[in-house]
Transfer RNA from a Minisyncoccota bacterium, 74 nucleotides, folded computationally. Its Rfam family is "tRNA". Rfam classes the family as a transfer RNA. Rfam describes the family as follows. Transfer RNA (tRNA) molecules are approximately 80 nucleotides in length. Taxonomically the source falls in Minisyncoccota (Bacteria, Bacillati).
RNA sequence: GCGGAUAUAGUUUAGUGGCAGAAUAGGUGCUUCCCAAGCACCGGGCAGGGGUUCGAUUCCCCUUAUCCGCACCA
Numbered sequence: 001g002c003g004g005a006u007a008u009a010g011u012u013u014a015g016u017g018g019c020a021g022a023a024u025a026g027g028u029g030c031u032u033c034c035c036a037a038g039c040a041c042c043g044g045g046c047a048g049g050g051g052u053u054c055g056a057u058u059c060c061c062c063u064u065a066u067c068c069g070c071a072c073c074a
Base pairs, nucleotide, nucleotide: 001070002069003068004067005066006065007064010024011023012022013021018054026042027041028040029039030038047063048062049061050060051059
């Protein structure tokens, strides 16, 4: 340099053109003599930009980061 894959909550991940979910972690409350465990509730997210569309996390283009393969140089 070329090709491909991936990017969603602090972490691990589901999802799909029409309100973004779960687990875990965090906070609050209940329970308990206390801790742990359990239960209930709360906050928190679609890598960035542009395009298509009535509507984009989803489709297209570019960029960024990570990974894999190939090539080149040494």